[in-house]
Predicted 3D model of a 541-nucleotide part of an RNA (large-subunit ribosomal RNA, domain I) from Listeria monocytogenes. It matches the Rfam family "Bacterial large subunit ribosomal RNA". Its family is annotated with ribosome and structural constituent of ribosome in the Gene Ontology.
Context: one part of a larger RNA
RNA sequence: GGCGCACGGUGGAUGCCUUGGCACUAGGAGCCGAUGAAGGACGUGACAAACGACGAAAUGCCUCGGGGAGCUGUAAGUAAGCGCAGAUCCGGGGAUGUCCGAAUGGGGGAACCCAACAGGUACUACCUGUUACCCAUCUCUGUUAAGGAGAUGAGGAGGAAGACGCAGUGAACUGAAACAUCUAAGUAGCUGCAGGAAGAGAAAGCAAAAGCGAUUGCCUUAGUAGCGGCGAGCGAAACGGCAGGAGGGCAAACCGAAGAGUUUACUCUUCGGGGUUGUAGGACUGCAAUGUGGACUCAGAUUUUAUAGAAGAAUGACAUGGGAAGGUCAGCCAAAGAGAGUAAGAGCCUCGUAUUUUAAAUAGAAUCUGUACCUAGCAGAAUCCUGAGUACGGCGGGACACGCGAAAUCCCGUCGGAAUCUGGGAGGACCAUCUCCCAACCCUAAAUACUCCCUAGUGACCGAUAGUGAACCAGUACCGUGAGGGAAAGGUGAAAAGUACCCCGGAAGGGGAGUGAAAUAGAACCUGAAACCGUGUGCCU
Numbered sequence: 001g002g003c004g005c006a007c008g009g010u011g012g013a014u015g016c017c018u019u020g021g022c023a024c025u026a027g028g029a030g031c032c033g034a035u036g037a038a039g040g041a042c043g044u045g046a047c048a049a050a051c052g053a054c055g056a057a058a059u060g061c062c063u064c065g066g067g068g069a070g071c072u073g074u075a076a077g078u079a080a081g082c083g084c085a086g087a088u089c090c091g092g093g094g095a096u097g098u099c100c101g102a103a104u105g106g107g108g109g110a111a112c113c114c115a116a117c118a119g120g121u122a123c124u125a126c127c128u129g130u131u132a133c134c135c136a137u138c139u140c141u142g143u144u145a146a147g148g149a150g151a152u153g154a155g156g157a158g159g160a161a162g163a164c165g166c167a168g169u170g171a172a173c174u175g176a177a178a179c180a181u182c183u184a185a186g187u188a189g190c191u192g193c194a195g196g197a198a199g200a201g202a203a204a205g206c207a208a209a210a211g212c213g214a215u216u217g218c219c220u221u222a223g224u225a226g227c228g229g230c231g232a233g234c235g236a237a238a239c240g241g242c243a244g245g246a247g248g249g250c251a252a253a254c255c256g257a258a259g260a261g262u263u264u265a266c267u268c269u270u271c272g273g274g275g276u277u278g279u280a281g282g283a284c285u286g287c288a289a290u291g292u293g294g295a296c297u298c299a300g301a302u303u304u305u306a307u308a309g310a311a312g313a314a315u316g317a318c319a320u321g322g323g324a325a326g327g328u329c330a331g332c333c334a335a336a337g338a339g340a341g342u343a344a345g346a347g348c349c350u351c352g353u354a355u356u357u358u359a360a361a362u363a364g365a366a367u368c369u370g371u372a373c374c375u376a377g378c379a380g381a382a383u384c385c386u387g388a389g390u391a392c393g394g395c396g397g398g399a400c401a402c403g404c405g406a407a408a409u410c411c412c413g414u415c416g417g418a419a420u421c422u423g424g425g426a427g428g429a430c431c432a433u434c435u436c437c438c439a440a441c442c443c444u445a446a447a448u449a450c451u452c453c454c455u456a457g458u459g460a461c462c463g464a465u466a467g468u469g470a471a472c473c474a475g476u477a478c479c480g481u482g483a484g485g486g487a488a489a490g491g492u493g494a495a496a497a498g499u500a501c502c503c504c505g506g507a508a509g510g511g512g513a514g515u516g517a518a519a520u521a522g523a524a525c526c527u528g529a530a531a532c533c534g535u536g537u538g539c540c541u
Base pairs, nucleotide, nucleotide: 001540002539003538004537005536006535007534008533009532015526016491017490020462021461022459023458024457025456026455027454028453029451030450031159032158039100040099041098042055043054044053046078047077050074051073052059061094062093063092064091065090066089070082071081072080105114106113107112115131116130117129118128119127120126133156134155135153136152137151138150139149140148141147164195165193166192167191168190169189175182179229205212206211216243217242218241219240226234227233247443248442249441250387254273255272256271257270258269259268260267261266262265278421280386281385282384283383284380285379286378287377293374294373298370299369300368301367302366303365304364305363306362307361309357310356311355315330316329317328318327331348332347333337339351340350341349392416393415394414395413396412397411398410399409402428423438424437425436426435427434478485479484498525501512502511503510504509
């Protein structure tokens, strides 16, 4: 030095565990904000650095309920206190709530600086309130104008959940095996505006000789019909089945009131009534009628739910063991044998579970009653009304599955520009016949999409290089001027019983002793693999 064997060191794999995650289900909730949010800064404790809690009334205050013996958070210490005259704790309501932040008196390099006015108290200091901008309404001033001033308003702003919606704007990589039409894609991004959903929505629809009867979503139709350098690719709709189901209001004609204007006879404006459709309807004239229903404004009553809770059955012995819940023997409960904990597998030890039950206060829902609001018929036929720079056309674009095509339909720009019920639109150029419908005004639950969040639960999901980036004081430490990037890090033991005392040593560390079932469980703490490093010993060289 090599090869073995034994025993160690180092190291932290593996096994076991789970405080944390992940994916879902059911129900709830789906907003907060000038009554100052979200998010922060700085403070508040006897000792107090951090986290949590709270706000100069600061580790808390008031009140109403629950609860019933201990309490002064994590946090183990000491001190000082509190509590059956009911504390701590849990829940409902309220008070306080520094400074920054939309930040709003002015300024500003966020958490800072500097004011004005009014009132109060008081005697040179303080306290309280108000003072940004925009919008709406009203008042005053002003020539009734422009403008200015003031008052009123829980009006607006800002945030979020990296979700879902609607709209405006809008790429490129890529694919076409290159690339330009095309595709990616109306996607990503940016912006505006919301709501608990949004959007759409009560036929100028779809059909086809038969009919249907708003919208939305799913299944199907169907990768079909089609579109397409007919390349790559793009890609419907009706019918049918299902979920859900709901329809309403204006403008106008006409009537009335008030006001204004002038040519004194009309016109206009505002408000009230009336009226709302395509087998045309309404106004108008005549007749009849006081009822029916509704998508529910406010109040009350009742019931119920949520936000604390309450009651809640039944087991002992023996042996093993450090420890019994495992074993043996003998019992019991069960509307409860879900689950968790307890020194090892516990229906009967603890918490619970089945079942039953409860609210002073606040909030939600349902039902009923009253109330607010809305809502009806028949006949006649002369006149009037029924959404105009609209429909539609030319030109140029866009959207429709549809790339200009035979290109209907819908929307925009621009230039033209109707009809008026004997009217008008559509049925994929266009025309006729026929059929269906009534544009140019508005509103509308449910079925649909999503989940920051709350409650209960589930898993042929993970188990610390996994599962969230984060099981641990993590969006931390750290990196970056910044936008931004972004970790590592879990486990003594049943219980600290965390090694009194003695010895060596300056200490670290160790040896005894003691605790413990175990200390090679001693905090560098469960198990403790391998690489790597040793000690002893055998053999070989």